[in-house]
Context: one part of a larger RNA
RNA sequence: ACCGGCGAGUUAUGAUUGCAUGCGAGGUUAAGCCGUAGAGGCGGAGCCGUAGUGAAAGCGAGCCUGAAUAGGGCGUUUAGUAUGCAGCCAUAGACCCGAAGCCCGACGAUCUAUCCAUGUCCAGGUUGAAGGUGGGGUAAAACCCACUGGAGGACCGAACCAACGUUCGUUGCAACGCCCGUGGAUGAGGUGUGGAUAGUGGAGAAAUUCCAAUCGAGUCGGGGGAUAGCUGGUUCUCCCCGAAAUAGCUUUAGGGCUAGCGUGAGGUUAAAUAGUCACUGGAGGUAGAGCACUGAAAUGCUGAUGGCGGCACAAGCCGUACUGAUUCAUAUCAAACUCCGAAUGCCAGUGAAUGUAUCCUUGCAGUCAGAGUGUGGGGGAUAAGCUCCAUGCUCAAAAGGGAAACAGCCCAGACCGUCAAUUAAGGUCCCUAAAUUCAUGCUAAGUGUUAAACGAUGUAGAGAUGCCCAAACAACUAGGAUGUUAGCUCAGAAGCAGCUACCAUUUAAAGAGUGCGUAACAGCUCACUAGUCGAGUGCCUCCGCGCGGAAGAUUUACCGGGGCUAAGCAUGAUACCGAAAUUACGGAUUUUAGAGUAAUCUAAAGUGGUAGGGGAGCGUUCC
Numbered sequence: 001a002c003c004g005g006c007g008a009g010u011u012a013u014g015a016u017u018g019c020a021u022g023c024g025a026g027g028u029u030a031a032g033c034c035g036u037a038g039a040g041g042c043g044g045a046g047c048c049g050u051a052g053u054g055a056a057a058g059c060g061a062g063c064c065u066g067a068a069u070a071g072g073g074c075g076u077u078u079a080g081u082a083u084g085c086a087g088c089c090a091u092a093g094a095c096c097c098g099a100a101g102c103c104c105g106a107c108g109a110u111c112u113a114u115c116c117a118u119g120u121c122c123a124g125g126u127u128g129a130a131g132g133u134g135g136g137g138u139a140a141a142a143c144c145c146a147c148u149g150g151a152g153g154a155c156c157g158a159a160c161c162a163a164c165g166u167u168c169g170u171u172g173c174a175a176c177g178c179c180c181g182u183g184g185a186u187g188a189g190g191u192g193u194g195g196a197u198a199g200u201g202g203a204g205a206a207a208u209u210c211c212a213a214u215c216g217a218g219u220c221g222g223g224g225g226a227u228a229g230c231u232g233g234u235u236c237u238c239c240c241c242g243a244a245a246u247a248g249c250u251u252u253a254g255g256g257c258u259a260g261c262g263u264g265a266g267g268u269u270a271a272a273u274a275g276u277c278a279c280u281g282g283a284g285g286u287a288g289a290g291c292a293c294u295g296a297a298a299u300g301c302u303g304a305u306g307g308c309g310g311c312a313c314a315a316g317c318c319g320u321a322c323u324g325a326u327u328c329a330u331a332u333c334a335a336a337c338u339c340c341g342a343a344u345g346c347c348a349g350u351g352a353a354u355g356u357a358u359c360c361u362u363g364c365a366g367u368c369a370g371a372g373u374g375u376g377g378g379g380g381a382u383a384a385g386c387u388c389c390a391u392g393c394u395c396a397a398a399a400g401g402g403a404a405a406c407a408g409c410c411c412a413g414a415c416c417g418u419c420a421a422u423u424a425a426g427g428u429c430c431c432u433a434a435a436u437u438c439a440u441g442c443u444a445a446g447u448g449u450u451a452a453a454c455g456a457u458g459u460a461g462a463g464a465u466g467c468c469c470a471a472a473c474a475a476c477u478a479g480g481a482u483g484u485u486a487g488c489u490c491a492g493a494a495g496c497a498g499c500u501a502c503c504a505u506u507u508a509a510a511g512a513g514u515g516c517g518u519a520a521c522a523g524c525u526c527a528c529u530a531g532u533c534g535a536g537u538g539c540c541u542c543c544g545c546g547c548g549g550a551a552g553a554u555u556u557a558c559c560g561g562g563g564c565u566a567a568g569c570a571u572g573a574u575a576c577c578g579a580a581a582u583u584a585c586g587g588a589u590u591u592u593a594g595a596g597u598a599a600u601c602u603a604a605a606g607u608g609g610u611a612g613g614g615g616a617g618c619g620u621u622c623c
Stems, first nucleotide, its partner, number of pairs: 011092004016087008026048003032042003052059002062074004095233002098230001102223006113197009122187001124156003127152001131148006160184003164181002168177001199215001201211003208217001236617006246259005260367002262364006273357001276352007288340001289338002294334003298330003306322001307320005370395010400411003415587004420583003426577003429562003435574001437573006448564001454548002458545002461542003465538003475532005481505003486500003511526001515524002588607008
């Protein structure tokens, strides 16, 4: 780990509701006694009800308050009671198991800490303090030398004690050991024996360290089944219905209480109501829009005030490429702007279909962590499989088909059976059921089968406009001149460094010059013109499908794969496939209605389901 067994809502006493039974304005005994002893009998104390009201005395279908014959409050118009069973609650351990802890009393210092008493142990070697003796020295000392001496939390190093480093060991030889090194080793030393200190405590060269492998409060027993808003577990079947993850309050936030939402019974064989649709009548300030208010903000005209300059030096006047109030014109923006203003939704009335879904009373709950997605918003970065609201859906508590796989997306809600049929979403070349279907176009990029700003003679369609058989566009041939090297500037400036001007002439046409070029000229070229040629050509806008932009980490790797030029995209059409949907046939069952004495039959509507409510049963044992 697996298998088998055992293992968890009980019992007592009360409360309350329902059901059953007895009696009924009454109902009923308790302890105890008798007894043929789980029987039956006796036992009326007591309890509940039959009247309430007041704090009470009390009064009484009334009472209380009050000055009150006022008003107000509670009553009066009758059903209870006893027992049993069931649901739930209270008090008890109260469905079961589970703390860490708290308190009380004992037992512990044979481990260990400190202390007391009394013993014992420390190989060997080294160093050589004080003091002493002798000598030197001095006035005497100090002082110096030699010998002697044997001090020390002295030195080296065994026993002994300790435990600094590594190794091995790590289900060990060992719940702390082994090997090799290491520290102390006459001392605040080690150690034997006996004794002292005790848990709200002791001891501590002090580490929350030790007090018997136990220490931020020892161990054992007891209070004790402590408490556990926490985790886990909680045992047969079938049928009907079926939630919530919200609000308010909460030392409350993963717990509760009340409401909301579920279920059973009754009111209810009646009537009204809810929901849906239609019509009618309302309230409202969102979306949008607008600028009339409040603000924001752009351009232009205007140019208040202020600044600056000048005149003046009191006032004032003039100027101003400064500031920029106000008015006007044009064009804008707003959750906390509105001259306006929907759609939905909401309220009320009337009517229609449906038929109890709504409402009231009462028993019993569960729920208070929600998730994704569409839509409208706040927060965030108009990030998040993010977060917070509103509103719908699904999941939760929902299986089936589709989306390759995929709680929350799309279709669709599974009572059971059938080798029957039709469809939904989605599909129909092969994997793989069904069109290699039809019609008209588009795409050439494997686009399809990822992405932007931006870029581009890709390509289809639509439109606007210039030039053009009096010859356009492109290409080729020829010209492209003169005053003049325009003037200025400049070392030079001659079309072509720069500044100014940009005229005139000859012409078919030709700039005081488009670019290259020279030191400056020269040279090439363009604009412009003629010829050759002979039919379109230039530019702009909108739109469909494509192109580039496009680099990643195990393996092609965002078509599910093969593969596809349609088996891609757009529009339209006809078939077919495709689910537990719908239909067909058979069967089961629930509710309602009807028939029937009943068994039963007929009809209609149902029969997914977690928490949870209700109902009906099986097996075993006992009475």